Overview: This is a predicted structure of a 152-nucleotide RNA (c-di-AMP riboswitch aptamer (ydaO/yuaA leader)) from an Isosphaeraceae bacterium. Its Rfam family is "c-di-AMP riboswitch aptamer (ydaO/yuaA leader)". Rfam 15.1 lists 7,607 matches to the family in 2,262 species. Taxonomically the source falls in Isosphaeraceae (Bacteria, Pseudomonadati, Planctomycetota, Planctomycetia).
[in-house]
RNA sequence: AUGACGCGAUCGCCGAAUCUCGUCGGGGGUAGUUCCCGCGAGAACGGGGGACCCAGUUCUUUGGGGCGAACCUCGCGAAUUGAAGCGAGGCGGGGUAACACUUUCGACUCCGAGCCCGUCAGCUAACCUCGUAGGCGUCCGAAGGGGCUGCG
Numbered sequence: 001a002u003g004a005c006g007c008g009a010u011c012g013c014c015g016a017a018u019c020u021c022g023u024c025g026g027g028g029g030u031a032g033u034u035c036c037c038g039c040g041a042g043a044a045c046g047g048g049g050g051a052c053c054c055a056g057u058u059c060u061u062u063g064g065g066g067c068g069a070a071c072c073u074c075g076c077g078a079a080u081u082g083a084a085g086c087g088a089g090g091c092g093g094g095g096u097a098a099c100a101c102u103u104u105c106g107a108c109u110c111c112g113a114g115c116c117c118g119u120c121a122g123c124u125a126a127c128c129u130c131g132u133a134g135g136c137g138u139c140c141g142a143a144g145g146g147g148c149u150g151c152g
């Protein structure tokens, strides 16, 4: 000097998964302001159930349904049927920071999993109810919109 790995801080990404309060409890620290954990409450965001009307001729073991982008088709896979898996196409979702927001186009790149209810649920006002986790580390261009700040 360079590279790899690990830890911490800042910043950022997927996702609803964030914020505030408490003369409530516990712990740490300070001259004082305070910090952390638990519990409780509220706000905000997200999900489910749930009428009339409407929809539906569907389901009732070929069970059915929910969260989520996470689906469809074809080919290979195999002696036959099938599964895992692999490949291709279609379609769906995410990322790419020069002011912290945002739209579109192009290019590049990544993902298309997993989990749950338990025989049961269309939509659905009132109403009822649940969650606020977990996992990661990007930076190529162009045309706009908006907010804040500074200067004139």
Base pairs, nucleotide, nucleotide: 011137012136013135014134018043019042020041021040022039024038025037026036027035028034044132045131046130047129048128049127054122063120064117065116066115067114071090072089073088074087075086076085091112092111093110094109095108096107099147101145102144103143104142105141106140